[in-house]
RNA sequence: UGAGUAAGCCGGGCAGCCGCGGGCACAAGCCGAAAGGCUGUGCGUGAGGAAAGUCCGGGCUCCACAGGGCAAGAAUAACGGGUAACGCCCGCCGAAGGCGACUUCAGGAAAAGUGCAACAGAGAUAUACCGCCGUGACCUUGUCACGGUAAGGGUGGAAAGGCAGAGGUAAGAGCCUGCCCGAUGGUUGGAGACAAUCCAUCGCUGUAAACUCUAUUCGGAGCAACACCGUGGGAGAACACAUAGUCUGCCCGACUGUUCUCAGGAGGUGGCUUGACUCCGCCGGCAACGGCGGAGCUAGAUAGAUGGCUGUCUAAGACAGAAUCCGGCUUAUAGACUUGCUCACAUC
RNA sequence: CCGGGUGUAGCGCAGUUGGUAGCGCGCCAGCUUUGGGAGCUGGAUGCCGCGAGUUCGAGUCUCGCCACUCGGACCA
Numbered sequence: 001u002g003a004g005u006a007a008g009c010c011g012g013g014c015a016g017c018c019g020c021g022g023g024c025a026c027a028a029g030c031c032g033a034a035a036g037g038c039u040g041u042g043c044g045u046g047a048g049g050a051a052a053g054u055c056c057g058g059g060c061u062c063c064a065c066a067g068g069g070c071a072a073g074a075a076u077a078a079c080g081g082g083u084a085a086c087g088c089c090c091g092c093c094g095a096a097g098g099c100g101a102c103u104u105c106a107g108g109a110a111a112a113g114u115g116c117a118a119c120a121g122a123g124a125u126a127u128a129c130c131g132c133c134g135u136g137a138c139c140u141u142g143u144c145a146c147g148g149u150a151a152g153g154g155u156g157g158a159a160a161g162g163c164a165g166a167g168g169u170a171a172g173a174g175c176c177u178g179c180c181c182g183a184u185g186g187u188u189g190g191a192g193a194c195a196a197u198c199c200a201u202c203g204c205u206g207u208a209a210a211c212u213c214u215a216u217u218c219g220g221a222g223c224a225a226c227a228c229c230g231u232g233g234g235a236g237a238a239c240a241c242a243u244a245g246u247c248u249g250c251c252c253g254a255c256u257g258u259u260c261u262c263a264g265g266a267g268g269u270g271g272c273u274u275g276a277c278u279c280c281g282c283c284g285g286c287a288a289c290g291g292c293g294g295a296g297c298u299a300g301a302u303a304g305a306u307g308g309c310u311g312u313c314u315a316a317g318a319c320a321g322a323a324u325c326c327g328g329c330u331u332a333u334a335g336a337c338u339u340g341c342u343c344a345c346a347u348c
Numbered sequence: 349c350c351g352g353g354u355g356u357a358g359c360g361c362a363g364u365u366g367g368u369a370g371c372g373c374g375c376c377a378g379c380u381u382u383g384g385g386a387g388c389u390g391g392a393u394g395c396c397g398c399g400a401g402u403u404c405g406a407g408u409c410u411c412g413c414c415a416c417u418c419g420g421a422c423c424a
Stems, first nucleotide, its partner, number of pairs: 001344008010335001012313007020046002023043004028039004048319001052330002055328005060222004073218005079091004093107001094105004108213002113211002115207003129153002131149008161180005167175001181203006187196003226270004231424002234262006244256004277296008349420007358373004367404001375391005397413005
């Protein structure tokens, strides 16, 4: 200098004018049955890193539930730690990819059982098509029959561990020897997954994002939850039943009245933003994170505010906008900045 | 806020237990007819919504997105 890799951070700033939501203070009125709402002035405040998808985990509220267990269903899956919890995060192990920094992994069990493996191929979980060898028959070259053989050929993603051997054999074969690979058990190391140049035995197709088995976890619904006030209409009770009206010309009966109670879905209020919160410093830890001390308050609407214009900063330009609240994951994102590391080339 | 469904040829739809993707209408060509329609014969047409993964192999199984659509939240 170029290429790459990992992580972090910002994602408009300043000034002026106009406008909108919430809060506080002051001042009077108006609307409504009430709860409550509306209008003016001043001060201060007002979107995000994802507010999104609603994919996980919780707080909170109501319903169900004596306690315990079984079954069903769903989810998760190496090991150790973090956390309120998680399917998240950190560290580490193993496997795969990359020259490397580094990245990815739904990474338990195929020796409990069942299923599936198309086409090709002789044969797909067990095999003799070609070839090789032996024996027999035929007069012989050779052909046929029976048997042995998984070394060689061919098919396939996969063919019964791999390579070598003037070891062995009729020909062959882990049958034997040496080396390598893998599995199981032991030993040693490690907190553990696991590793080993160690010892012994063995050589077993793949698939569980097929059924299944093992271990662990899980009651259901959701802020339009839920609580309070409460209109019309509703349900019930009491009183008056004297008069009047309707069904109805008359009687009985019902409704229309007043008061109280119950439930309540219009409307209103609470829930609603002080919280597993933010910032700074020190300490512990490789890290995720935790502990201690100090400081701070940072939207709360309900048809839904958070905007517009001008000037300037080289340019203001992406994805996009709270709606019960947190912790994550995933997805979208113009542009700008910082740091660690790797590889290649050049120079000293 | 909660819970479902669908996406396959130009259009409407099938696709089983993972193993060469089909049907109808439409389209094209030929025959027939004086010509057209009807009829007969033949043919073309798909990255199976997108991206990853599992598997020897994915329309099908798993995960993440995208688009469309339906239902529930109880008289005004």
Predicted 3D model of RNase P RNA and transfer RNA as a complex of 424 nucleotides.
It holds a member of the Rfam family "Bacterial RNase P class A".